[in-house]
Molecule: c-di-GMP-I riboswitch aptamer
Organism: Candidatus Segetimicrobium genomatis
RNA sequence: UCUCCGUAGGGGCAAACCCAGAGAGAUCUGGGGACGCAAAGCCACGGGGCUGGGCCAGGGAACUGGGCCAGCCAGCCGGGUCGCCGGA
Repeated sequence: UCUCCGUAGGGGCAAACCCAGAGAGAUCUGGGGACGCAAAGCCACGGGGCUGGGCCAGGGAACUGGGCCAGCCAGCCGGGUCGCCGGA
């Protein structure tokens, strides 16, 4: 330096839910709170999920399916990138 592993100490993050705020919404931010996490650090590149608005097809309708556009999710998976401690 690289790869793999997670086992001690010190620390880190924070699901649901509650409060306040932002947004049309998915969702986000702050505070509380801990289900979990060794990348639960970061990046929407591939797949996937979700929101909104058109379009197309089916349908009497409710609605269903497909595709387009604009978004959201990194705690869905993969990929990329950076990285703490200990061990092999």